[in-house]
RNA sequence: UCACGCGCGGCGGGAGAGCCCCGGUCAGCCGGGCGCCGAAGGAGCAAACCCUCCCCGGGAAACUCUCAGGCCCACGAACCGUCACGCCAGG
Numbered sequence: 001u002c003a004c005g006c007g008c009g010g011c012g013g014g015a016g017a018g019c020c021c022c023g024g025u026c027a028g029c030c031g032g033g034c035g036c037c038g039a040a041g042g043a044g045c046a047a048a049c050c051c052u053c054c055c056c057g058g059g060a061a062a063c064u065c066u067c068a069g070g071c072c073c074a075c076g077a078a079c080c081g082u083c084a085c086g087c088c089a090g091g
Stems, first nucleotide, its partner, number of pairs: 002091001005087003009083005018034001020033005035071003041067001042065003049057001
């Protein structure tokens, strides 16, 4: 002096799907019903690989499921970019 990568945070971008019906409520909002969405999170699975007679194990996602979450806006939001800090580094 210091990389890739990882963790965390700030900033910018960031989709989808009924503001349907009923009840309560001044509004806001809450509850129930049906319908729907996938990109918080969660869950499931292929090949390679491992063992091997077989069974078993292992194994990803933006794929699948919709538990959770969401379906005016807002919040949130995978992912991308960027910045800072920490670890990596007793290297």

The RNA shown here (Glycine riboswitch aptamer) has 91 nucleotides and comes from Rothia santali. Taxonomically the source falls in Rothia (Bacteria, Bacillati, Actinomycetota, Actinomycetes). Its Rfam family is "Glycine riboswitch aptamer". Gene Ontology term of the family: glycine biosynthetic process.